[in-house]
Molecule: transfer RNA
Organism: Patescibacteria group bacterium
RNA sequence: GCCGAUGUAGCUCAGUUGGUAGAGCACGAACAUGGUAAGUUCGGGGUCAGCGGUUCAAAUCCGCUCGUCGGCU
Numbered sequence: 001g002c003c004g005a006u007g008u009a010g011c012u013c014a015g016u017u018g019g020u021a022g023a024g025c026a027c028g029a030a031c032a033u034g035g036u037a038a039g040u041u042c043g044g045g046g047u048c049a050g051c052g053g054u055u056c057a058a059a060u061c062c063g064c065u066c067g068u069c070g071g072c073u
Stems, first nucleotide, its partner, number of pairs: 001072007010025004019056001027043005049065005
């Protein structure tokens, strides 16, 4: 330099065919216990890497840029 994959909550990841952004763990609170751990319930937390385009509507499709990983020379 060229090609491919990937970027979503603090972490690990879903999100299928474009139609209100989710799970587990972690965190906070309540319940429960003589107390602790475990457990049950509830809750907070997101510019979906950035910019632009298409669309009534974009995490999702298209282009460019950036980061990470891999391959080729």